A computed fold for a 74-nucleotide RNA from a Thermoleophilaceae bacterium, annotated as transfer RNA.
RNAcentral holds the sequence, with entries from ENA and MGnify.
The coordinates come from a structure-prediction model, not an experiment, and the mean pLDDT is 80.
RNAcentral records the identical sequence in 2 taxa.
Rfam family: tRNA. Its family is annotated with triplet codon-amino acid adaptor activity in the Gene Ontology. The family's RNA type in Rfam is transfer RNA.
RNA sequence: GCCGCCGUAGCUCAGUAGGCCAGAGCACGUGCAUGGUAAGCACGGGGUCCCCGGUUCGAAUCCGGGCGGCGGCU
Numbered sequence: 001g002c003c004g005c006c007g008u009a010g011c012u013c014a015g016u017a018g019g020c021c022a023g024a025g026c027a028c029g030u031g032c033a034u035g036g037u038a039a040g041c042a043c044g045g046g047g048u049c050c051c052c053g054g055u056u057c058g059a060a061u062c063c064g065g066g067c068g069g070c071g072g073c074u
Base pairs, nucleotide, nucleotide: 001073002072003071004070005069006068007067010026011025012024013023019057028044029043030042031041032040050066051065052064053063054062
């Protein structure tokens, strides 16, 4: 330098023939419970879906560019 894959909550990830409230587990907070703690149960907070632009009535999802990570080739 070229090619491919990936980037969504604090962490690990799901979600793509464009519309269905943007979700799960863990973590965190509150409550229940216990003599107390842990486990458990209930509820809750938390996101510019990496950035910029485009297409569209509508984009996490499609297109272009950029940035970052991983791998391959030279």